Record summary: A computed fold for a 238-nucleotide part of an RNA from a Candidatus Woesearchaeota archaeon, annotated as large-subunit ribosomal RNA, domain VI. The sequence was found in a public genome assembly. It matches the Rfam family "Archaeal large subunit ribosomal RNA".

Context: one part of a larger RNA
RNA sequence: UGAAUGUCUGAAAGGAAGGACCGCUUAGUACGAGAGGAACGGCGGCUCCACGCCUCUAGUCUACCGGUUGUCUGGGAAGGCAGGCCGGGCAGCCACGCGUGAAGGGAUAAGUGCUGAAAGCAUCUAAGCACGAAACCCGCCUUGAAAAGAGACAUGAGGACGCCGAUAGAAGAUCGGGUUGAUGGGACCGGGGUGUACGCUGCGAGGCAACGAGCAGUUCAGCCCGCGGUUACCAAGA
Repeated sequence: UGAAUGUCUGAAAGGAAGGACCGCUUAGUACGAGAGGAACGGCGGCUCCACGCCUCUAGUCUACCGGUUGUCUGGGAAGGCAGGCCGGGCAGCCACGCGUGAAGGGAUAAGUGCUGAAAGCAUCUAAGCACGAAACCCGCCUUGAAAAGAGACAUGAGGACGCCGAUAGAAGAUCGGGUUGAUGGGACCGGGGUGUACGCUGCGAGGCAACGAGCAGUUCAGCCCGCGGUUACCAAGA
């Protein structure tokens, strides 16, 4: 000198967002002869809208588990096909579920005023001054240094490709990991779904027998997991 990275400034751009209603209180007060009967302000709620989320509730869940029909694989077991039909269902995605959505300031409009002449009076206006709207500007959210007046400060040698991936995703991009490693897979453990597997044993209406729907035990089984953890077994090699 300086790419790049990080932290900012904030010209500018976009959104602009909160709306209505009800109840209580203010208060049976002000006001009013009475009848009647407010408001400023405060608190709570409901609904619509906007944005976000998935603990709960609900839906879906063509991952998954189970029952069952037809048919095919000679029979059993195990399966294929018809989302076959039906009962459940984690994660994810979601609404019917949950959360948030104040104020305030500035300058004004119509309007209300103060002081005040022209015009000895009067007059909000001519000079001057004070107020005054869900509208405007800021406040709030997002983007934002190619803002050519192209910014500031700090660090300052790395980045890309290729590889394993997901908090990301149409492709790019983004983000994480890369052996000094838990990034993905596997295994194991935890957690979760289904609901008690095959086989075997006993029983089983009937039957001479063969056979036999089914029941019980083995068995909170079997099967499965897009989740969490542990573990370098595999792949992030050289």